[in-house]
RNA sequence: GUGCAGAGCGUCUAGGGUUCCGGCCGCCGUGGCGGCGCUGGUCCGAGAGACGCUCCCGGUUCGCGAUCGGACCGGGACACGGCGGGACAAAACCCCGGGAGGU
Numbered sequence: 001g002u003g004c005a006g007a008g009c010g011u012c013u014a015g016g017g018u019u020c021c022g023g024c025c026g027c028c029g030u031g032g033c034g035g036c037g038c039u040g041g042u043c044c045g046a047g048a049g050a051c052g053c054u055c056c057c058g059g060u061u062c063g064c065g066a067u068c069g070g071a072c073c074g075g076g077a078c079a080c081g082g083c084g085g086g087a088c089a090a091a092a093c094c095c096c097g098g099g100a101g102g103u
Base pairs, nucleotide, nucleotide: 007054008053009052010051011050012049015044016043020041021040022038023036024035025034026033027032028031055076056075057074058073059072060071061070062069063068078098080101084096085095086094
């Protein structure tokens, strides 16, 4: 300097805005129109957050034997990070992205 790998999904949270509900304000008049993200509900939601399930790797053991299967144990480390762009109604620690860059 280069390459490969650093697993997937679900539930939730940090966080996020405003399509719907609600709230507040104004106007018309019993129901509607408009404005305001406004504690909230619906909604979106983490590679570097949590939990769970699966998956991968290693070991022991059992099944006549086995490249197959079961049970059990262990491991799956570390992780600073823009600008800008994209989608949905819109925004975001969502996606581009373990990117660019940095150590």
This is a predicted structure of a 103-nucleotide RNA (Guanidine-I riboswitch aptamer) from Oharaeibacter diazotrophicus. Lineage of the source: Bacteria > Pseudomonadota > Hyphomicrobiales > Pleomorphomonadaceae > Oharaeibacter. RNAcentral holds the sequence, with entries from Rfam. The prediction has a mean pLDDT of 83.